About this RNA:
Predicted 3D model of a 537-nucleotide part of an RNA (large-subunit ribosomal RNA, domain I) from a Bacteroidia bacterium. It matches the Rfam family "Bacterial large subunit ribosomal RNA". The source organism's lineage runs through Bacteria, Pseudomonadati, Bacteroidota and Bacteroidia.
Context: one part of a larger RNA
RNA sequence: AGCGAAUGGUGAAUGCCUUGGCUCUCGGAGGCGAAGAAGGACGUGAUAAGCUGCGAUAAGCGUUGGGUAGGUGCAAAUAGCCUUUAAUCCGACGAUUUCCGAAUGGGGCAACCCAAUACGUUGAAGGCGUAUUAUCCUAAUAUAGGAGGCAAACGCGGGGAACUGAAACAUCUAAGUACCCGCAGGAAGAGAAAAUAAUAAUGAUUCCGCAAGUAGUGGCGAGCGAACGCGGAAGAGCCCAAACCAACGUUGUUUUGGCAAUGUUGGGGUUGUAGGACUGCGAUAUUUAAUGCGAAAAAGAAUUGGAAGGAUUUGGAACUUUCCGCCAUAGAGGGUGAUAGCCCCGUACAAGUAAAAUUUCGUAAUUGAUAGCAGUAUCCUGAGUAGCGCGGGACACGAGAAAUCCUGUGUGAAUCUGCCGGGACCAUCCGGUAAGGCUAAAUACUCCCGAGAGACCGAUAGUGAACCAGUACUGUGAAGGAAAGGUGAAAAGCACCGCGAAUAGCGGAGUGAAAUAGUUCCUGAAACCGUUCGCUU
Numbered sequence: 001a002g003c004g005a006a007u008g009g010u011g012a013a014u015g016c017c018u019u020g021g022c023u024c025u026c027g028g029a030g031g032c033g034a035a036g037a038a039g040g041a042c043g044u045g046a047u048a049a050g051c052u053g054c055g056a057u058a059a060g061c062g063u064u065g066g067g068u069a070g071g072u073g074c075a076a077a078u079a080g081c082c083u084u085u086a087a088u089c090c091g092a093c094g095a096u097u098u099c100c101g102a103a104u105g106g107g108g109c110a111a112c113c114c115a116a117u118a119c120g121u122u123g124a125a126g127g128c129g130u131a132u133u134a135u136c137c138u139a140a141u142a143u144a145g146g147a148g149g150c151a152a153a154c155g156c157g158g159g160g161a162a163c164u165g166a167a168a169c170a171u172c173u174a175a176g177u178a179c180c181c182g183c184a185g186g187a188a189g190a191g192a193a194a195a196u197a198a199u200a201a202u203g204a205u206u207c208c209g210c211a212a213g214u215a216g217u218g219g220c221g222a223g224c225g226a227a228c229g230c231g232g233a234a235g236a237g238c239c240c241a242a243a244c245c246a247a248c249g250u251u252g253u254u255u256u257g258g259c260a261a262u263g264u265u266g267g268g269g270u271u272g273u274a275g276g277a278c279u280g281c282g283a284u285a286u287u288u289a290a291u292g293c294g295a296a297a298a299a300g301a302a303u304u305g306g307a308a309g310g311a312u313u314u315g316g317a318a319c320u321u322u323c324c325g326c327c328a329u330a331g332a333g334g335g336u337g338a339u340a341g342c343c344c345c346g347u348a349c350a351a352g353u354a355a356a357a358u359u360u361c362g363u364a365a366u367u368g369a370u371a372g373c374a375g376u377a378u379c380c381u382g383a384g385u386a387g388c389g390c391g392g393g394a395c396a397c398g399a400g401a402a403a404u405c406c407u408g409u410g411u412g413a414a415u416c417u418g419c420c421g422g423g424a425c426c427a428u429c430c431g432g433u434a435a436g437g438c439u440a441a442a443u444a445c446u447c448c449c450g451a452g453a454g455a456c457c458g459a460u461a462g463u464g465a466a467c468c469a470g471u472a473c474u475g476u477g478a479a480g481g482a483a484a485g486g487u488g489a490a491a492a493g494c495a496c497c498g499c500g501a502a503u504a505g506c507g508g509a510g511u512g513a514a515a516u517a518g519u520u521c522c523u524g525a526a527a528c529c530g531u532u533c534g535c536u537u
Stems, first nucleotide, its partner, number of pairs: 001536009015522001016486002020457002022454007029446002031150002039100003042055003046078001050074002061094006070082003105114003115133007135147004154185001155183005165172001169219001195202002206233005216224002237438003240382001244267010272416001274381004278375004287369005292363006303351003309324003325342002327331001333345003387411008397423001418433005473480002493521001496508004
């Protein structure tokens, strides 16, 4: 030195574990904010660096319901104190809530500086205290009201790429996606046919399954891609404008009786089998909504009750073994010194409860809404609209035979014997009634709360983060962004002695089932480094 065996060091794999994650389900909630938010700064404890809580009333104050012997957070120890005159703790409602921040008296390098006005502080003050003092909008003018900022996704609108694909690339695609802006709601948007159909009919909208990768569209390339109809979820319908009537006002004119025009308010009225006004007849019925009051019900905060086991054996410990029992509307789950229905917390089941809210019923009042028959002369039924030309865009549909919808520009109707549509266009036929508005549910989403689940992960996994993590650290900045879990049943965390310079380390002693479980602590692989012995050289 090599090989082998044994035994250590180092090292952290592996196994086991789970405080944390991930993905869902059901239910709730779907906003907070000038009554100052979200987010912070600084304070706040007997001692106090951090976290948590709280705000000069500062780990807290009050009221009230619950609850019961201890309490003074994480977090040990000491001191002091609180508490059966009910503390601590849990629920509900309040009070307080510094400074910054939309930040709003002015300024500013956020958490700071400096004011004005009024009042107070015995007079004064480069003093102190309290209140007010930003901007914009609003028919009412201002001593009132609103807005502003934040917030995960979902929604609507205004703008709007490129990489990419087409095996290059330009139309096309990606895609109306990403991204930017505005705005809203718990959902939003859409919505009660100027619809869809086809000789039969349906009857607002939305969403799902089919129809169907069909019909189409397409450098007919890559690709894009319906509808009718059928089956489901859910279901709900309404209000104006106008004609006409009335009141009031303004203007013009006048023979001062009025007339005309116009405006406001109220009544009236709302549709396609056309309807309404108007004229005549008839009726005061029927149904129903909101608000208020009362009652009841279910549900509902903290919370309460909640069955049934002993011995024996092994062991450090019984939840093991054996024997004999018991409960079960409870044998879900967790904990306890090993594997517990009967030890503990619970579980099934049951009880209880404030306010608000919900539902139902009743009630009376107020405020609304809702109907018939006939006549058809006259009047009304949404105009720079519909349509058309040109240019764009949306429709599955790329200008195409291109209907339909939107509109930048230019033109520009009809008025119910009207007008629009049925994929150029025309006729017939059929369907509808544009140019005003509102509308629950079925649908989308989850920053958040409660309950629960998993052929999801188990510390290089699962969130970046199981641990004081968006931390340490990096960067001028936007931004980037870690590592790091496990003694033991219980600290019983090694009194005391020895060696030593020692508060290092080690040896005894002691604790413990175990200390090769000693805080670098479960298990403790390999690489790597030793020691002892054997063999070989």